[in-house]
RNA sequence: GCUCAGAUUGAACGCUGGCGGCAUGCUUAACACAUGCAAGUUGAACGGCAGCAUGUAUCUUGACGCUUCGGUUGAAAGAUAUGAUGGCGAGUAGCGAACGGGUGAGUAACGCGUAGGGAUCUGCCUUAGAGCGGGGGACAACCCGAGGAAACUCGGGCUAAUACCGCAUAACGUAGCAAUACCAAAGUGUGCCUAUGCUUGCAUGCACACGCUCUAAGAGGAACCUGCGUCCGAUUAGCUAGUUGGUGGGGUAAAGGCCUACCAAGGCGACGAUCGGUAGCUGUUCUGAGAGGAAGAUCAGCCACACUGGGACUGAGACACGGCCCAGACUCCUACGGGAGGCAGCAGUGGGGAAUAUUGGACAAUGGGGGCAACCCUGAUCCAGCAAUGCCGCGUGUGUGAAGAAGGCCUGCGGGUUGUAAAGCACUUUCAGUCGCGAGGAAGGGUUCAUGUCGAAUAGGCAUGAGCAUUGACGUUAACGACAGAAGAAGCACCGGCUAACUCCGUGCCAGCAGCCGCGGUAAUACGGAGGGUGCGAGCGUUAAUCGGAAUUACUGGGCGUAAAGCGCACGUAGGUGGUUGUAUAAGUCGUCUGUGAAAUCCCUGGGCUUAACCUAGGCAGGUCAGACGAAACUAUAUGACUAGAGUCUUGUAGAGGGUAGUGGAAUUUCUGGUGUAGCGGUGAAAUGCGUAGAUAUCAGAAGGAACACCGGUGGUGAAGGCGGCUACCUGGACAAAGACUGACACUGAGGAGCGAAAGCGUGGGUAGCAAACAGGAUUAGAUACCCUGGUAGUCCACGCCGUAAACGAUGUCAACUAGCCGUUGGGCAAUAUAAUUGUUUAGUGGCGCAGCUAACGCGAUAAGUUGACCGCCUGGGGAGUACGGCCGCAAGGUUAAAACUCAAAGGAAUUGACGGGGGCCCGCACAAGCGGUGGAGCAUGUGGUUUAAUUCGAUGCAACGCGAAGAACCUUACCUACCCUUGACAUCCUUCGAAUCUUGUAGAGAUACGAGAGUGCCUUCGGGAGCGAAGUGACAGGUGCUGCAUGGCUGUCGUCAGCUCGUGUCGUGAGAUGUUGGGUUAAGUCCCGUAACGAGCGCAACCCUUAUCCUUAGUUACCAUCGAUACGGUCGGGGACUCUAAGGAGACUGCCGGUGAGAAACCGGAGGAAGGCGGGGACGACGUCAAGUCAUCAUGGCCCUUAUGGGUAGGGCUACACACGUGCUACAAUGGCCGGUACAGAGGGCAGCGAAAGCGCGAGCUGAAGCGAAUCUCAGAAAGCCGGUCGUAGUCCGGAUUGGAGUCUGCAACUCGACUCCAUGAAGUCGGAAUCGCUAGUAAUCGCGAAUCAGCAUGUCGCGGUGAAUACGUUCCCGGGCCUUGUACACACCGCCCGUCACACCAUGGGAGUGGGCUGCACCAGAAGUCGGUUGCUUAACUUAGUGGGGGCGCUGACCACGGUGUGGUUCAUG
Repeated sequence: GCUCAGAUUGAACGCUGGCGGCAUGCUUAACACAUGCAAGUUGAACGGCAGCAUGUAUCUUGACGCUUCGGUUGAAAGAUAUGAUGGCGAGUAGCGAACGGGUGAGUAACGCGUAGGGAUCUGCCUUAGAGCGGGGGACAACCCGAGGAAACUCGGGCUAAUACCGCAUAACGUAGCAAUACCAAAGUGUGCCUAUGCUUGCAUGCACACGCUCUAAGAGGAACCUGCGUCCGAUUAGCUAGUUGGUGGGGUAAAGGCCUACCAAGGCGACGAUCGGUAGCUGUUCUGAGAGGAAGAUCAGCCACACUGGGACUGAGACACGGCCCAGACUCCUACGGGAGGCAGCAGUGGGGAAUAUUGGACAAUGGGGGCAACCCUGAUCCAGCAAUGCCGCGUGUGUGAAGAAGGCCUGCGGGUUGUAAAGCACUUUCAGUCGCGAGGAAGGGUUCAUGUCGAAUAGGCAUGAGCAUUGACGUUAACGACAGAAGAAGCACCGGCUAACUCCGUGCCAGCAGCCGCGGUAAUACGGAGGGUGCGAGCGUUAAUCGGAAUUACUGGGCGUAAAGCGCACGUAGGUGGUUGUAUAAGUCGUCUGUGAAAUCCCUGGGCUUAACCUAGGCAGGUCAGACGAAACUAUAUGACUAGAGUCUUGUAGAGGGUAGUGGAAUUUCUGGUGUAGCGGUGAAAUGCGUAGAUAUCAGAAGGAACACCGGUGGUGAAGGCGGCUACCUGGACAAAGACUGACACUGAGGAGCGAAAGCGUGGGUAGCAAACAGGAUUAGAUACCCUGGUAGUCCACGCCGUAAACGAUGUCAACUAGCCGUUGGGCAAUAUAAUUGUUUAGUGGCGCAGCUAACGCGAUAAGUUGACCGCCUGGGGAGUACGGCCGCAAGGUUAAAACUCAAAGGAAUUGACGGGGGCCCGCACAAGCGGUGGAGCAUGUGGUUUAAUUCGAUGCAACGCGAAGAACCUUACCUACCCUUGACAUCCUUCGAAUCUUGUAGAGAUACGAGAGUGCCUUCGGGAGCGAAGUGACAGGUGCUGCAUGGCUGUCGUCAGCUCGUGUCGUGAGAUGUUGGGUUAAGUCCCGUAACGAGCGCAACCCUUAUCCUUAGUUACCAUCGAUACGGUCGGGGACUCUAAGGAGACUGCCGGUGAGAAACCGGAGGAAGGCGGGGACGACGUCAAGUCAUCAUGGCCCUUAUGGGUAGGGCUACACACGUGCUACAAUGGCCGGUACAGAGGGCAGCGAAAGCGCGAGCUGAAGCGAAUCUCAGAAAGCCGGUCGUAGUCCGGAUUGGAGUCUGCAACUCGACUCCAUGAAGUCGGAAUCGCUAGUAAUCGCGAAUCAGCAUGUCGCGGUGAAUACGUUCCCGGGCCUUGUACACACCGCCCGUCACACCAUGGGAGUGGGCUGCACCAGAAGUCGGUUGCUUAACUUAGUGGGGGCGCUGACCACGGUGUGGUUCAUG
C1' cells in the first nucleotide's frame, strides 16, 4: 500500500413472504405529453335575464263534485305575457389570481448563513383622528349590420354602476424658510315609522351592518446596503474605460455609475484577482470517542426557474407556472388566407432507466380565496389504494413425551447424530377468519327562547347561555364480545483463515469458487449435492454508495541518514519568529452581563397510542456572532532605558581561499646531429604497428604544450562546486587576546537574483601527453566490449552559454542545554625538571563511548539526544521525472509536472539457511605419486531401442543397468494364443449325502467328462459327534488390477561425515542468538584452556563378534615330544607336553622415560612388549535430506473387476536383433604356452545326500557299492609355485570365438531354449581414441578352492585361503564433505533469480495531414416586441378662461436591445 469485520441508504437485484402500526416512494430525460381536474367568488356594486323554479295576468283544454245537462265550481295540463320573486348563463365592476402547489436547470453570487445598518414602500388587518356634499359624460352586455373555415374582428345604435371624470370641502397631509399653494370619497343590504318629505307604505328620514376617502401609528410583509463565513484548479498571473472617485443632471418607493455629461486616474490581485471546472444554500442527515469526513431525499427557512430567449403592462405586491406582447424550436387545427398550445400542479401516458405508486374519495377536520352570511371554490389538505422501500411490534403454538420409533446421514460396525425433535397425550387461541356491538376525530353552522349591549324601538345587529333538529371522506374504523379449530402462517445466507459453524458423496487445474490471501491436476471441511451445524429471521443475501477502522493527509495526531521525502550552495525581498527592563493603550487574550442563534431535529425529564416505532409538553445544548462593562499577566502597538544576542574599532595568527602577471625544474613527445645494429613494441599468448630509407637503445642540442613528484598528513582552507611548484601585486573570510564603542541593528527566508564539478555548445587561439567517435589486430559461437596498435573532437587559454551529478555526511539553516576518554591543526594563559614537558582555555578536525534516541543498522556536544524559530520536501509499486502546456536555452536539453492503464505488492533493516568461477582452517584413493583395469576384440550378462500375438512387471545420474532374479526348457509365470469353470484352486458359516481312500478303462492337447472295481474306519450317554470328501444355497472368496504422490514396514543415499538438539539462565521489540563461537588438539562437538553461560540428550568413542600373544580347564573323531609295539599309515598301547579344538581368563592404559606445549589437553621420540598410541577386520548409521525405492516379499486406506482384471489346462513368450550403453570373462603371449615330475591350504557342504576303493571309457561319464547325518566317511586331485624339457616373436605350439560331426549327464521332456566331453574347424584380437574406474598392506595384483540357489544349468554373487608388490613430495588444482567468516535482489534455495531485442494478437495513452461539435473573447452588420425621448402627419366624450386651449391616442422617428449573421482569435471534447 491492498483487503475484511461496524454503522448507514429515497436504493436496485436474487430467493422467500403471515398480520398490524408509523413513515417513505422518478436520485435518470429542466425529455415530450393524450384526457380529466388543480382559482375562483360576490346578485348585499351594476344593467340585465338565455336556461330552471315560483307568483300574477290572459287564453285554450277542461279532471272531480254539483247540475235545472244550458252550465257552474274550477283542480290539473298547455300556450302567451310579466324580472314581480327564488335565483342566474354571459357581460360591466370589486377582491383574489404575486398565496397555496411543483422543480433544482441556472447561480461560486450579498445567492445562502450569521451579525448588523439606514435612505424606503406596504392591499387586506388593528388602534386613533377627520370626512363621505353636489354634478357630468361614456363604454360593455343587448339590438342592427359586415368580414372570417376558424380563432375572432370591425362599424352603427341604446344603457347601469361601488366603472370613469370634474366641482366643493382640506389638515397634525404634500411642497416651501415663510407667506401661501395643492390634493379625496360610493354606495349597498336589513329593519323601523318616533320626528321630516310624499304621507298606503315608502325614503331623500332614523338605526344597525358591510363599505368608501384623507391622515397618523402599529403588526405582519417586501426592497436596499455592510462585516465575516461559504468547493476544486497556478499546467489560469495579471484583471479593469462606467472601469475607481468627484461635480451637475436624470431616474427609483428608496442610498448608489443605477443612467448621463464633464473632470481626475484611479480600483482589484500570491491573504490568489481574472479565467476554467463543478454546485442551489441552510436548519439538518449519515458516520466518527472526538476533531473531522461525506451528503443536502422526505419536513422546515431562503433563493432561482416555469418550452428556450427578450420585454414590459396591470397591480399594494409580478417583470407573473395554469396573464399579455415579440423572436425561436416543437406539436396540433386549417377552407392554406390564418390560428391554437406549454403537467418542473394532482392523477395518468410514452420515453429514458437497475429503479420509484391510483387517470381513487372528501372538503368531515386544518388552512386559504371570495362573500354580511348561508355558502361556493380549493389534486393545499385529510384519507384510502399500490410497494417488506425503511423503522417498530406481534404471530407461525404451549406443556409433557425414550421404545431414544421409523426414515435420512455418518461409522472404527460397537454405535453416533438428526433428537423431545416427531408421533402420542394434555392444553391455549394472540393474529388471520365468521358474526355482533361500537367510541373518538364535531369545533361549528341553522333555528327557537332567555339575558346583556347599540338603538327612539317590542325592528334589526352583536355577545352569552339554554332547548330542538342536524354536519364523518376515512368506515364493514379503533376498541370490545362471541364462535371454531393447532387449526391458515419460515425462510435466507454461511460453515479454509480473517469469521461463529464439519462430515460424506460427485468432480478431477475440468466444471466451477473467490472481499483479500487463495482453492480445484483421484481421498477438496474452499467447486456441486446431501446430512449436520452456525448466524439472522418476514426477512436474508448480493451489488452500488458514504463515514469508520485509516495516526494511509497526522489541528487533535505522522514523517524526511539507509524505507517515499533536505532545494547543489550561500545572499536576500515579502512573510513568520524574536533579548532585558519601565510607562501608556486595550487590537489579540480573559471575565461578567444583554441580544440573537426560527420551528422541527439530537439530548434530558414527563405525557398519549396495550408496548414500541410514532406523536406530544417542558427543559438543556448549540457561534471564529453582535453589543455593553471590566481586568492588564502574556502577545501586540507607542514611548523611554539597558547590554548578555548581533556588529564596529585596536593588536596579532594560520592557511592549496580567490584574481592577475611573471618565472622554475623533472618528465613525455617531436625535430636536428652523433654513436650503434636488428630488431623494437605489445600481450595471458599473439598480431596489427614501428624498423636496414637505420628504428628501439644511448649522447648532445633545440622546440612546444600540459601538469606540478618528494613535503603530503581522517593536515589546511572555502558557502558549496572546489583549491597543491615558486615570486610579486590586488582581494574575501576565519580565529585569538584584551579593552572601548553602537544599542536588538537579530534568525529564517516563498518569489528573486548570484555562484555552481565534469561533459556539452558558440567565436577565436592553442594542442606535448591522454583520449569518446573511428580504423586495424586479437579474444569469442558472435564481440559494434573488456586486451593491444593507432587516432579526431575534447582536455588547455580568452570571452559567452549550459545549470545538471551517488552536487553525499544520501543528514537544511540558526540558537540553547545534556557523562567521559584518546588523537590531531591554529591561537591564548599558567606552571615547572626549560623539554620530543605538563595543566588549562578557545576555534576547527578525527576515533571510542554513558544517558537518550532509532524498525534495526547505527547516532551519540561536529546528535540521528532534549527543546525553540523559519524554510524545503514525502504520502504504495510500475506507467514517469514521462506526455501535454508554460518558462529558460543556439542546440543538446533543463525546470515545472499529470492521467489513462496495470500489479498486490514494491521497499528498509536485521535473522536462519543455501549458494559464490569470495576468504581462512581442515579432512577423504579427492587430486598428486604409483600398480592394475575399463573404453578397441570375441564371448557372457543386464539395460535402452526396435520387433512381436506376447517379447509380463518393476529399478533410471552418483544412489538403475551380473539390479528384484541364491539360478525362465515344463513348472516358476505375473505375458500371449486356444480350450474350459463360475460360491469358484483357497477361508468361515448353513443344509443334504457319503467314511476317507486306493486300483483301473474309454475320449480328449490337457483341464475335464463318462465308466468299472476295491474299501465301509474313529469316539459315543446310541440322540449324535470329530475329521475328510461330494452336492446345493447365499453371505462371500479371489485379483502379481491402479495409486510407493494416501500409507506401515523394510531399504538406498549424503555418510561412519561429526554433527543434530534440549532445559534453565542471559542478550535481542522480534525472527533468533548465546551454549555449539575463540586459543590449542584429535579420526571425532575427542579432550584441555578460555568464556553469560551452566548442564543434559541423540550421535563419536567404549561395551559385542572376529583376528594377532600367553595362561588355566578339558582331551575325541583332533595331536604325537618322550617310552614300547608296528603292517611304517598316530596304525596300536599310551601320553595331556605341543598343534588344534572351545570355554574361561590375562594383556595395551599414552601406564613408564625424555622432549615440545600454557606446570593443560595433546603431540614427537624411546624402552619394554606378541601387539603402541583407535593393533587389523566386522556388526553398529544421530537430527534429517532426496514426495529417493518398493502396493510384484509382506501388511494396508481408497478406487476398480465379479460367467472375469478371478480360476484351470496345453502350446508359445520372457532366450527375438539393424543398433547403443553398463558390468564382466577370455585374450592378444616368452614374468608366457605346452609336456612330464613334484609340494603346501583354508573355509565349507553332504541322507530323495556326499559317494570311497576297484573296474571300464581318450573323455564327459558309467559300473560299483564300502563308509558317513560326519574334527571319524566323502566332495577333494588345490592352483599359481618348484624341478626338467620344448616352443623363439610368428596371428604363432599365442588366442580360443564360430561351425560340422560324435557323445555324456540331468530331467515326463533339452526343437524353439541346458551344461559338459571328444574329434575336426581355428574368427576377431599384436595392449586399445576422447574419456574413465579401483586400490595405501597381508592391501593392489595374481592363483586356485568352497557354498547358497539348484533335477540340470555361473564368466554372476557370497565366502576361503596361497603367492604377494609399488607409491604418497605435498594440498595449487578437479570432486565430495566439516567449521569460521563475508556478499546476496536466492528460500522450489545457483538445475536459483532475472534483463533486453524481435514476432503475433489485444488494451490504454501521447503525437499526427486534418475533420466535426460545445463554450467563449474582439470587431462589425442587423434590429422584433417593448420602454424612454423627439415630432404636430392624423385623431379625440368628460375639463376648459371655449383659444390654433390643456390632456390623451394613432402614426413617424432616435436611443437601448433578444434572436440572427459575417470575420478573426481562444479554449475544450470527439474523431483521424
Model confidence (mean pLDDT): 85 of 100. Predicted 3D model of a 1472-nucleotide RNA (small-subunit ribosomal RNA) from an uncultured Gammaproteobacteria bacterium. It matches the Rfam family "Bacterial small subunit ribosomal RNA".